[in-house]
RNA sequence: GCCCCGUUGGUCGAAUGGUGAGACGGCGCUCUCUCAAGGCGCAGGACCGGGAUCGAAACCCGGACGGGGUA
Numbered sequence: 001g002c003c004c005c006g007u008u009g010g011u012c013g014a015a016u017g018g019u020g021a022g023a024c025g026g027c028g029c030u031c032u033c034u035c036a037a038g039g040c041g042c043a044g045g046a047c048c049g050g051g052a053u054c055g056a057a058a059c060c061c062g063g064a065c066g067g068g069g070u071a
Base pairs, nucleotide, nucleotide: 001070002069003068004067005066006065007064010024011023012022018054026042027041028040029039030038047063048062049061050060051059
């Protein structure tokens, strides 16, 4: 250089075109003599720029970053 894969809350990680799961962590309540554990609830996320579509996390193009392959 070329080819392939990936990028989603603080962390991990689903959903493959129709209002973005879950777990850990955080916060509140509850429980307890207290703490932890448990139970209930809440907040918190799409790498960037364009395009197609009524509608994009998902499709197309370009870029950035990370990983792998190849002379």